[in-house]
Transfer RNA from Woeseia sp., 74 nucleotides, folded computationally. Taxonomically the source falls in Woeseia (Bacteria, Pseudomonadati, Woeseiales, Woeseiaceae). The RNAcentral record of the sequence draws on ENA. Its Rfam family is "tRNA". It is annotated as a transfer RNA.
RNA sequence: GCCCCGGUAGCUCAGUCGGAUAGAGCACCAGAUUCCUAAUCUGGGGGUCCCAUGUUCGAAUCAUGGUCGGGGCG
Numbered sequence: 001g002c003c004c005c006g007g008u009a010g011c012u013c014a015g016u017c018g019g020a021u022a023g024a025g026c027a028c029c030a031g032a033u034u035c036c037u038a039a040u041c042u043g044g045g046g047g048u049c050c051c052a053u054g055u056u057c058g059a060a061u062c063a064u065g066g067u068c069g070g071g072g073c074g
C1' cells in the first nucleotide's frame, strides 16, 4: 500500500434482505422479602446505533469518504 471482518446502553452482544416507541443478558438504582447480608421477585434510569456526506417519504440497516480495533497479502 491492497483486501476482508468488526465499532449499537457501564460490559458482552442481537438486530445489518429500510418501516411504526432501538432490544436482551449482566451491571446500576428503588421497592418487596429477610433480624442483617446474599439469593429471589417487581419496577426504573441509562444509547449522538464510531464520524461526516449522500440516496429515500423514511436509514442502526443502502452508497461514498474518514476514523479506531482485529486478521490476511505484498
Base pairs, nucleotide, nucleotide: 001073002072003071004070005069006068007067010026011025012024013023019057028044029043030042031041032040050066051065052064053063054062
Description: The coordinates come from a structure-prediction model, not an experiment, and the mean pLDDT is 81.